[in-house]
Context: one part of a larger RNA
RNA sequence: CUGGGCGUAAAGCGCGCGUAGGCGAUGUUUUAGUCAGAUGUGAAAGCCCCGGGCUCAACCUGGGAACUGCAUUUGAAACUGGUUAACUAGAGUAUAGUAGAGGGAAGUGGAAUUUCCCGGUUUAGCAUUGAAAUGCGUAGAGAUCUGAAGGAACACCAGUGGCGAAGGCGACUUCCUGGACUAACACUGACGCUGAGGUGCGAAAGCGUGGGGAGCAAACAGGAUUAGAUACCCUGGUAGUCACGCUGUCAACGAUGAGAACUAGCUGUUGGGAGGGUGUCCCUUUGGUGGCGCAGCUAACGCGUUAAGUUCUCCGCCUGGGGAGUACGGCCGCAAGGUUAAAACUC
Numbered sequence: 001c002u003g004g005g006c007g008u009a010a011a012g013c014g015c016g017c018g019u020a021g022g023c024g025a026u027g028u029u030u031u032a033g034u035c036a037g038a039u040g041u042g043a044a045a046g047c048c049c050c051g052g053g054c055u056c057a058a059c060c061u062g063g064g065a066a067c068u069g070c071a072u073u074u075g076a077a078a079c080u081g082g083u084u085a086a087c088u089a090g091a092g093u094a095u096a097g098u099a100g101a102g103g104g105a106a107g108u109g110g111a112a113u114u115u116c117c118c119g120g121u122u123u124a125g126c127a128u129u130g131a132a133a134u135g136c137g138u139a140g141a142g143a144u145c146u147g148a149a150g151g152a153a154c155a156c157c158a159g160u161g162g163c164g165a166a167g168g169c170g171a172c173u174u175c176c177u178g179g180a181c182u183a184a185c186a187c188u189g190a191c192g193c194u195g196a197g198g199u200g201c202g203a204a205a206g207c208g209u210g211g212g213g214a215g216c217a218a219a220c221a222g223g224a225u226u227a228g229a230u231a232c233c234c235u236g237g238u239a240g241u242c243a244c245g246c247u248g249u250c251a252a253c254g255a256u257g258a259g260a261a262c263u264a265g266c267u268g269u270u271g272g273g274a275g276g277g278u279g280u281c282c283c284u285u286u287g288g289u290g291g292c293g294c295a296g297c298u299a300a301c302g303c304g305u306u307a308a309g310u311u312c313u314c315c316g317c318c319u320g321g322g323g324a325g326u327a328c329g330g331c332c333g334c335a336a337g338g339u340u341a342a343a344a345c346u347c
Stems, first nucleotide, its partner, number of pairs: 004318003007301002012315001014201004021194003026086001027084001029082002032080002034076008048064006090191001091188003095183004102177007109154001115149001117147001119145004125136002162169002206246005215241002220236004257314006265292008275283003296303002320347003329340004
């Protein structure tokens, strides 16, 4: 390089936006690519074919073919490209609506669990476990009744429900703000798809600064268990859990890149719209989200209009196991480390 692949065997970047590039709707026109014809050229020799000459052959020699190319010229107009006053099925804008834990900021709230504090009542236990012990308690615990403080999380609603590109998002109110869907069709007129680099977002843990600290709880301490117990169980308990800045990773999973078209059905759920029967349900259509399942695909499992089916466009990635996602170097980071990424050797 060709060829084959990427749900689970090696392999889809964690997810967007977007530059270059690649690819791209209908119609007119053009003829650059493309296709066909002609002319010129493509030295000779050689190779190949048919002959001839050395007794044959090697060798020599005549003719032909070939030289798949280039240039000029004539024509064709399907496809690719270019052009263009065109077009509206892709894409978008406007109008009227709909649903939603989509995002950001500010404010407010109640129940409870606590926990702590003040006060009242009461007295010897409480707490925990498989059983215990450590622990707390006559300096009055625990139980119970008021009051007060503080932090974090928002029961029920709640649903293989909803929203978001992904990470993710659940109390209430207000403000700012992104997207989706539906209807009728008004407008723009290919404005599209993908996307190397680039750039932004990105759980938890961790780091820096600041704050906070109710509960929970790595580390740590003690008590048990045990042969041991650096664990599981118990009593405590510090970082952390919050804001801003950094980090940029994950079983970041649907282990399934994005977009487009086509290909039997059945059944649930969710958002919208229209029509009909008619009276609260059914039918049709449309966007999402589940369960089955035909064809087809698959090594099988299974997938199956939300494809892993049938095709097209673009990107990413894979090439035996270990060594190794490591070393070295570069870039990034305060660090932890991340990213890019081998080889020797070995089986």